[in-house]
Molecule: transfer RNA
Organism: Oscillatoriales bacterium
């Protein structure tokens, strides 16, 4: 330089047009002699960035950024 894959919550991580799951970590409470395990309840993202399509975009279509492959 080209060309393919990922970017959704503190972590992993589904969802691939109709108002974003689930675990795991927190925080509160039950249970225990105390921890631990269990079990209950709450919290936490509007989806790399900026644009276009659309009535309606995480999701399509541009461009751009980071990370990682592959080709020279």
């Nucleotide at each position: 330089a080209g060309g393919g894959a990922u970017g959704u919550a503190g972590c992993c991580a589904a969802g691939c047009g109709g108002c974003a799951a689930g675990g795991c970590a927190g925080c509160g409470g039950a249970u225990u002699g105390u921890u631990a395990c269990u079990c209950c309840g709450c919290c936490c993202a509007g989806c790399g960035c900026a644009g276009g399509u659309u009535c309606g975009a995480u999701u399509c279509c541009u461009g751009c950024c980071a990370u990682c492959c592959c080709u020279g």